[in-house]
Molecule: transfer RNA
Organism: Solirubrobacteraceae bacterium
RNA sequence: GGGACACUGGCUCAAUUGGCAGAGCACCGGUCUCCAAAACCGGGGGUUCCAGGUUCGAGUCCUGGGUGUCCCG
Repeated sequence: GGGACACUGGCUCAAUUGGCAGAGCACCGGUCUCCAAAACCGGGGGUUCCAGGUUCGAGUCCUGGGUGUCCCG
């Protein structure tokens, strides 16, 4: 210098052919218990890496940029 892949709650990951952003764990509250853990019930938490574009509508498509991992030279 060239190329591939990834980026979504605190963490690990979903989201079908573009159509209301979800799960598990963690966290908070409750039930239970002498207390705690476990189990069960409930709850909060997201400018979907950034900036533009297309579209009635973008996590998803297009362009540019950023970060990380890997490959080639």